[in-house]
RNA sequence: GCGGACAUAACUCAGCGGUAGAGUACGAGCUUCCCAAGCUCGGGGUCGCGGGUUCGAAUCCCGUUGUCCGCUC
Numbered sequence: 001g002c003g004g005a006c007a008u009a010a011c012u013c014a015g016c017g018g019u020a021g022a023g024u025a026c027g028a029g030c031u032u033c034c035c036a037a038g039c040u041c042g043g044g045g046u047c048g049c050g051g052g053u054u055c056g057a058a059u060c061c062c063g064u065u066g067u068c069c070g071c072u073c
Stems, first nucleotide, its partner, number of pairs: 001071007010024004018055001026042005048064005
């Protein structure tokens, strides 16, 4: 230099054009003599960033940043 994968909640991930979700973690409540476990509810997101297409984009296209893998010199 070239090609590819990944980037979504604090963490691990799902979601592949039509309301952004789950598990764990965190907070509250129930339960218990207390703790743990269990159950219920809740807070938390400009979907890496900037543009474009579209009535509508996490999703499609272009550029760009970071991480990882491969190829070439």